[in-house]
RNA sequence: GCUUCCGUCGUCUAGCGGCAAAGACGCCGGGCUUUCAAUCCGGAGAUGGGAGUUCGAUUCUCCCCGGAAGCA
Numbered sequence: 001g002c003u004u005c006c007g008u009c010g011u012c013u014a015g016c017g018g019c020a021a022a023g024a025c026g027c028c029g030g031g032c033u034u035u036c037a038a039u040c041c042g043g044a045g046a047u048g049g050g051a052g053u054u055c056g057a058u059u060c061u062c063c064c065c066g067g068a069a070g071c072a
Stems, first nucleotide, its partner, number of pairs: 001071007010025004018055001027043005048064005
């Protein structure tokens, strides 16, 4: 340099073009306990950036950024 793939809460993962973006762990508050752990209840928290297509984009297209693999 070329090709392919990936980018979603703090972390790891889901998500037929019609969201109020789901789950686990973690975090916060409360219950139980003499206390802690465990357990139960509740809560906060995310779509890498920009254009385009569309009535509507996390999802499709293009560019950029970052990462991985292969070829050179």
Description
RNAcentral holds the sequence, with entries from ENA. The RNA shown here (transfer RNA) has 72 nucleotides and comes from a Myxococcales bacterium. The prediction has a mean pLDDT of 81. Rfam family: tRNA.